Description
This is a predicted structure of an 86-nucleotide RNA (c-di-GMP-I-GGC riboswitch aptamer) from Neomoorella thermoacetica. Of the family's consensus pairs, 95% are formed in the model. The source organism's lineage runs through Bacteria, Bacillota, Clostridia, Neomoorellales and Neomoorella. The sequence was found by an Rfam model in a public genome assembly.

RNA sequence: CCCGCUAAAGGGCAAACCCGUCGAAAGGCGGGGGCGCAAAGCCACGGGCCUAAAUCCCGAAGGAUAAGGCAGCCGGGUUGCCGGGA
Numbered sequence: 001c002c003c004g005c006u007a008a009a010g011g012g013c014a015a016a017c018c019c020g021u022c023g024a025a026a027g028g029c030g031g032g033g034g035c036g037c038a039a040a041g042c043c044a045c046g047g048g049c050c051u052a053a054a055u056c057c058c059g060a061a062g063g064a065u066a067a068g069g070c071a072g073c074c075g076g077g078u079u080g081c082c083g084g085g086a
Base pairs, nucleotide, nucleotide: 001085002084003083004082012037013036017032018031019030020029021028022027035072041078042077043076045075046074047073048070049069050068051067055064056063057062
């Protein structure tokens, strides 16, 4: 530097769901759990998706937006264990 679709899981992470907690919500965090993961480590930079109490529009239903979230949607950046190859 390349590969991990050759294989593996000692060690690592942890979906749904349940409990607690924070939040307006999406969702976050802690515990249980384990669908999966070779970056399912980290960063909202590009696209995408979700929420939108407040604010604005609106007769209502609803819409728009500041803002917030998702890294386990894709791309990008960055760091790195193990195994193999050069």